[in-house]
Notes:
A computed fold for a 1567-nucleotide RNA from Lactobacillus sp., annotated as small-subunit ribosomal RNA. NCBI's taxonomy places the organism under Bacteria, Bacillati, Lactobacillales, Lactobacillaceae, Lactobacillus. The RNAcentral record of the sequence draws on ENA. It matches the Rfam family "Bacterial small subunit ribosomal RNA".
RNA sequence: AAAAUGAGAGUUUGAUCCUGGCUCAGGACGAACGCUGGCGGCGUGCCUAAUACAUGCAAGUCGAGCGAGCAAAUUUAACGGAAGUCUUCGGACGGAAGGUAAAUGCGCGAGCGGCGGAUGGGUGAGUAAUACGUGGGCAACCUGCCCUCUAGCUUGGGAUACCACUUGGAAACAGGUGCUAAUACCAAAUAAGAAGUAAGAGCGCAUGCUCAAGCUAUAAAAGGCGGUCUAUAAGGCUGUCACUAGAGGAUGGGCCCACGGUGCAUUAGCUAGUUGGUAAGGUAACGGCUUACCAAGGCGAUGAUGCAUAGCCGAGUUGAGAGACUGAACGGCCACAUUGGGACUGAGACACGGCCCAAACUCCUACGGGAGGCAGCAGUAGGGAAUCUUCCACAAUGGACGCAAGUCUGAUGGAGCAACGCCGCGUGAGUGAAGAAGGUUUUCGGAUCGUAAAGCUCUGUUGUUGGUGAAGAAGGACAAGGAUAGUAACUGAUUUUUGUUUGACGGUAAUCAACCAGAAAGUCACGGCUAACUACGUGCCAGCAGCCGCGGUAAUACGUAGGUGGCAAGCGUUGUCCGGAUUUAUUGGGCGUAAAGCGAACGCAGGCGGGAAAACAAGUCAGCUGUGAAAGCCCUCGGCUUAACCGGGGAAAGUCAGCUGAAACUGUAUUUCUUGAGUGCAGAAGAGGAGAGUGGAACUCCAUGUGUAGCGGUGGAAUGCGUAGAUAUAUGGAAGAACACCAGUGGCGAAGGCGGCUCUCUGGUCUGUAACUGACGCUGAGGUUCGAAAGCAUGGGUAGCGAACAGGAUUAGAUACCCUGGUAGUCCAUGCCGUAAACGAUGAGUGCUAAGUGUUGGGAGGUUUCCGCCUCUCAGUGCUGCAGCUAACGCAUUAAGCACUCCGCCUGGGGAGUACGACCGCAAGGUUAAAACUCAAAGGAAUUGACGGGGGCCCGCACAAGCGGUGGAGCAUGUGGUUUAAUUCGAAGCAACGCGAAGAACCUUACCAGGUCUUGACAUCUAGUGCCAAUCCUAGAGAUAGGACGUUCCCUUCGGGGACACUAAGACAGGUGGUGCAUGGCUGUCGUCAGCUCGUGUCGUGAGAUGUUGGGUUAAGUCCCGCAACGAGCGCAACCCUUAUUAUUAGUUGCCAGCAUUAAGUUGGGCACUCUAAUGAGACUGCCGGUGACAAACCGGAGGAAGGUGGGGACGACGUCAAGUCAUCAUGCCCCUUAUGACCUGGGCUACACACGUGCUACAAUGGUUAGUACAACGAGGAGCGAACUCGCAAGAGCAAGCGAAUCUCUUAAAGCUAAUCUCAGUUCGGAUUGCACUCUGCAACUCGAGUGCAUGAAGCUGGAAUCGCUAGUAAUCGCGGAUCAGCAUGCCGCGGUGAAUACGUUCCCGGGCCUUGUACACACCGCCCGUCACACCAUGAGAGUUUGUAAUACCCAAUAGCCGGUAGGAUAACCUGUAAAGGAGUCAGCCGUCUAAGGUAGGACAGAUGAUUAGGGUGAAGUCGUAACAAGGUAGCCGUAGGAGAACCUGCGGCUGGAUCACCUCCUUU
Repeated sequence: AAAAUGAGAGUUUGAUCCUGGCUCAGGACGAACGCUGGCGGCGUGCCUAAUACAUGCAAGUCGAGCGAGCAAAUUUAACGGAAGUCUUCGGACGGAAGGUAAAUGCGCGAGCGGCGGAUGGGUGAGUAAUACGUGGGCAACCUGCCCUCUAGCUUGGGAUACCACUUGGAAACAGGUGCUAAUACCAAAUAAGAAGUAAGAGCGCAUGCUCAAGCUAUAAAAGGCGGUCUAUAAGGCUGUCACUAGAGGAUGGGCCCACGGUGCAUUAGCUAGUUGGUAAGGUAACGGCUUACCAAGGCGAUGAUGCAUAGCCGAGUUGAGAGACUGAACGGCCACAUUGGGACUGAGACACGGCCCAAACUCCUACGGGAGGCAGCAGUAGGGAAUCUUCCACAAUGGACGCAAGUCUGAUGGAGCAACGCCGCGUGAGUGAAGAAGGUUUUCGGAUCGUAAAGCUCUGUUGUUGGUGAAGAAGGACAAGGAUAGUAACUGAUUUUUGUUUGACGGUAAUCAACCAGAAAGUCACGGCUAACUACGUGCCAGCAGCCGCGGUAAUACGUAGGUGGCAAGCGUUGUCCGGAUUUAUUGGGCGUAAAGCGAACGCAGGCGGGAAAACAAGUCAGCUGUGAAAGCCCUCGGCUUAACCGGGGAAAGUCAGCUGAAACUGUAUUUCUUGAGUGCAGAAGAGGAGAGUGGAACUCCAUGUGUAGCGGUGGAAUGCGUAGAUAUAUGGAAGAACACCAGUGGCGAAGGCGGCUCUCUGGUCUGUAACUGACGCUGAGGUUCGAAAGCAUGGGUAGCGAACAGGAUUAGAUACCCUGGUAGUCCAUGCCGUAAACGAUGAGUGCUAAGUGUUGGGAGGUUUCCGCCUCUCAGUGCUGCAGCUAACGCAUUAAGCACUCCGCCUGGGGAGUACGACCGCAAGGUUAAAACUCAAAGGAAUUGACGGGGGCCCGCACAAGCGGUGGAGCAUGUGGUUUAAUUCGAAGCAACGCGAAGAACCUUACCAGGUCUUGACAUCUAGUGCCAAUCCUAGAGAUAGGACGUUCCCUUCGGGGACACUAAGACAGGUGGUGCAUGGCUGUCGUCAGCUCGUGUCGUGAGAUGUUGGGUUAAGUCCCGCAACGAGCGCAACCCUUAUUAUUAGUUGCCAGCAUUAAGUUGGGCACUCUAAUGAGACUGCCGGUGACAAACCGGAGGAAGGUGGGGACGACGUCAAGUCAUCAUGCCCCUUAUGACCUGGGCUACACACGUGCUACAAUGGUUAGUACAACGAGGAGCGAACUCGCAAGAGCAAGCGAAUCUCUUAAAGCUAAUCUCAGUUCGGAUUGCACUCUGCAACUCGAGUGCAUGAAGCUGGAAUCGCUAGUAAUCGCGGAUCAGCAUGCCGCGGUGAAUACGUUCCCGGGCCUUGUACACACCGCCCGUCACACCAUGAGAGUUUGUAAUACCCAAUAGCCGGUAGGAUAACCUGUAAAGGAGUCAGCCGUCUAAGGUAGGACAGAUGAUUAGGGUGAAGUCGUAACAAGGUAGCCGUAGGAGAACCUGCGGCUGGAUCACCUCCUUU
């Protein structure tokens, strides 16, 4: 300078807030799988079996180190003599090939020798530290090749491989004899600046380091290749490559130190060379590295040791970051090379493609013995979900060797395969509406795929074909020339210029041209989260699902199709990691009730720590230096057309190290202070603790007296005690335990806990004072001590109470609750146990932060004769309350506020405070403390409801007080059940059952049997015809079939049209078929109960609350008052109808007071009255008194026809019951279509052992019968009501007046009253049933109508448990009318007549309303829910054991291995002595010894697998038994403990409130 910089959602509930888990959206991958697949670039590619490997290759090179050998070419020499030529045929010329020797020399390559095989390449088994990273140290070290410098490179010697001959062996290979060379080996010379020793000097950081006279010992290749000189024997000089010694550098290594990065403590103690010292050995080097001796140390809670897991890092992924996870590819380090051990060589190894030994495995074998090691590159088998070619080249880069050319190089460079990843490109572009065809859908109009296609016009990326064609090449070599070189000169060396030459990839990249839209799109999703919807199929099936969840006949969630959305040569799924998750919280969480404060204290370590001064500089801060490899990330610039990719530069990066500085804070050491803490002195209170003694009341027991029949106990009883004298009462005595009143949200104590009184001993606290000490303090892991009740052990004691146990009750049962007894125990002493709801569910300490008011113990001041009062203050202990906090509830100077210090604890529910292990305990058991598996929740607080065998208030024929019924009888009617061919269907607690049905003989009718019809009994459309109907006859049960007779109507513009009917075909009709749980409409019910809501405001995070609660009052959420509410709506009330009074108007069909008249309001007359029906009036707590709060209102009274909504009706809020109805009607979907439709006849709905509901009639004298007689109202009437009259005993019939009705008819009302009779009986009650004979309706009366007369004369004598209605013109009782209807009423709906009793009252039953309370309920108590048992499945524990493995220990053996040590005897080229022989020095083999791998034996440890059986746990469909918990859950619950019991559980003892209700005490708030 620039850049970057934080997202949430679903799911617990009826809803809310919180806590809390689960899940999703994002990114990444060495991936795999499914479907699909055009191209290119750049990367990547056995994560599993460090399993086994066929085959080929991956490390060689140097002839300029050496000898021998082979051998192209050239030259020379002596041979050799061919072809050919000539020929006198005798020969001559000619000289080739070829071999031999020498020289030069292109080359080959076994062996000796040198260098390299310790690099490169692979893998991650082991390793928790001999590793890695970062930073240091070595005054304790090494370093081949390379560089610089110094000095050298002299003189000798003896062997040996190869080779030749030979022996053994199948082979591998081994041996013997002989010969030979070197840059192989050995000896000697030379030499100090190197090594050792060391006088002395200097220096440092402890050991020490540097310089150093002197003394001592120690080296080499006389080499190679060139050149040159002398010169031919060799040597000199010189260049170069080697070599030797030394010094230094560079590079590479070695060792040491500090810090850092992992899980388990259910791993707590580990260690014998262990820790240190001395001496020696060993090493390149320090060191117990090794040995001997001596000492007894060393490590560990800041985690030793052990076990498990793991290569480490740069970095990668993710993340806002801090972090978390990972350690493929690239790079650094380490470790390993079939497993284990060992050394050799070397500069370097204890060595991947070296050696030896052991083991396993594989291969060869002549069975004697041998060979091998892909975790190099390819490749094979195997394993696995899964990972490539037995490719090309050394052209480039790098490496080994070499002077070099060069050789080698599976390093490397490239190509191949794979969508495995990232990046880029394409699959066309423009135009094109008849919105084609086709698909899908549809409300049938259309909509959509869709400018999409076709068609027309273009382009050519990619593709195909053909042409051109790079960069990557630098160097080296060869040829020629120059320079160094003004060296005397030549070669040589070095260097330079020019030319030629070197490419695996590859004719590749790139580029040009031609050709054709031609060859190139899929995949997933579409209920919410989450972008995207419809149809069909399926019907809790098939299936889906990441979570919530979807599917049981209208599935946007399954399957398919169309459409749509996303991404795209890919898309989706699975797996893993990070994120979201502040869900381990350093950044950045919590612990009263959600998970979470140890029961309490003391206290070691540790952590933290008062005021002042000056010092140091460890922490801290600042600056500088070094380092933090490269690559990567980030910024910037550049190169491939772009990008990915690559290159240049920068930045960044550490708890790093060093140096210099600062001094506030922390720290360190020092001095000082007094306020923290403690001491002293003077006072104070107290159930503080321990021991000893003592007192009274009560209970029980014993003795005695009095006394007599019961006592006791309960909801009620019984067991029990008692005439052998109880209970009761009186006196005396005994024993044990506990301490009434005082007594108090009073006191004391760390907690548990502590209570009569006295004494002894003893701890702590408070107040005052300010004399003393001078930070001595706080907390506190481990540790220690105390620790209710129960329980245990031993010994006492035992009055009461009282687990277990026994008996009696209760109950379906009752192992309980209740009762009667009663043992352990409760008490004491001693010792254990160590847990509780051990609670304030609140760790300890310090400081700060409004008030008010009680109370306990002190102090001070004021006032006061006293009692006291007021003010201030310290220490406790309560309540109310502000700020603040809290999810809320609540806390609030006694914090859950604001801060600090330290400790403990939590991280979803269940499994489980369990198993295993360990420790403690006599035991019971305690402490510590998991996992598998399983669920998507579990939970806290608050809200609204609902519920409660919770509370308060209130109402209702709810109870009570009454009256009358039902339940018993007979019958009627409905239902269930049964039966049936069918007994059609529906209704089911209240709120189905005289209900749908206001009326089933046919019809109705839906059911059954039989017979018929199929565009249909009914509707519309099309075409044709013109009738049809009615009547008659025949067949038939009829529907129907045949025949006869018969031959329209309306309109007209005269063309025709319409109605109606028939025929034909198809669209369609039709369905009382299904679903009332797809619906509309209608209805029932709570309930005519007084409620249900809204707007604005306010309160609360919110659901919600307030209003609507409260005090009164009402029939009422009616009204008043008060009030953070103010208003409003639907309901209540009123308005409407009717009834009760009256006025006015109107008087016919109504009425008649007076007048006349009649048999009669019959008529005249009248409209006063009754009545009718229209309009009014009237009643409103209006008036008075009282009560009340000056209110609302209530009580009483007056007046009034009526008095407090006058009586009755219509009217039914928000909603509840998936209430009822698809069979009133309408309607979606499904189903039937010669039938589930339509028609007809007959039958059935009326059946009948039985059960229930609703009624009628009765059982009689308040009655029956007979006779006489009085008084209504509402209504109905034309296919009707039907008078009078006649007939009939009657039902009724005949005839027929009047009336569409205030006129006529139905229509005599009945009970009543009067009189008579019956006289308590199964009757003169009751009338069922049955017989005979009739009447009426109707086509028809058998199944199956109603009525009449005569006769018959059943049950029944007032009804068990239980249950219903009714509060006044009501109940009860009496009759009348109507709807339906041909006929049929005990039902239903109305009407009037007569006409009561009772209500003290709200305790109880039922229902409802309001307030409040508890709740684990919300499908809302018909709720929820616990445990055993039975069955199935799953994981786990125990288990006689069995088995596998791991790491150690002890002992044995000790490898034909090996280092080291020893070694009588044996062997031995170089050097020494020696004439020689021989000896010495040394070396080697062998042998012995220490150590030691593998192996064996033994006993343990740890881990895993498995195991008859067994234990608990979890999950499962509507199993069994009970009902433990949630409400006072019906015995309040829970905690600890003990006993008991099928099971939840019960009981005892102690504790808690996280208990409802009522009352009391105390405190508080308000007045």